Model confidence (mean pLDDT): 82 of 100. This is a predicted structure of a 99-nucleotide RNA (THF (Tetrahydrofolate) riboswitch aptamer). The sequence was found by an Rfam model in a public genome assembly. Rfam family: THF (Tetrahydrofolate) riboswitch aptamer. Rfam describes the family as follows. Tetrahydrofolate (THF) riboswitch was first reported for Ames et al. as an RNA motif in 5' untranslated (5'-UTR)regions of folate transport and biosynthesis genes in Firmicutes genomes.
[in-house]
């Protein structure tokens, strides 16, 4: 100097165990607005995440029991833990290997 490479944050999928709901919240979808967070290190998007506000769509119960209610279910529910996938948009620089 050249070429190859590792590695984060968090995402998604399955399982467990758990919560809320089943008098419909939530969860998803549009819509501006605010803030976040993105390998070690600087920048950072039209991506990603969250908050609170609009708008629209919108559902599965059944069974027991005197009852508070309990069971089996059902929901793109909620958290949590383990497994597997996937991973810095992109620029710069750094590290590793080779030459």
């Nucleotide at each position: 100097u050249g070429a190859a490479g590792a590695g984060u944050a968090a995402a998604g999928g399955u399982g467990c165990g758990u919560u809320c709901g089943u008098u419909a919240a939530g969860u998803g979808u549009c819509c501006g607005c605010c803030g976040g967070a993105c390998g070690g290190g600087g920048a950072g998007u039209u991506g990603c995440c969250g908050g609170a506000g609009g708008a629209a769509c919108g559902a599965a119960a059944a069974g027991c029991g005197a009852a508070u209610g309990c069971u089996u279910g059902c929901g793109g529910u909620u958290c949590g833990c383990a497994c597997c996938u996937u991973g810095c948009a992109u620029c710069c620089c750094g590290c590793u290997u080779c030459a």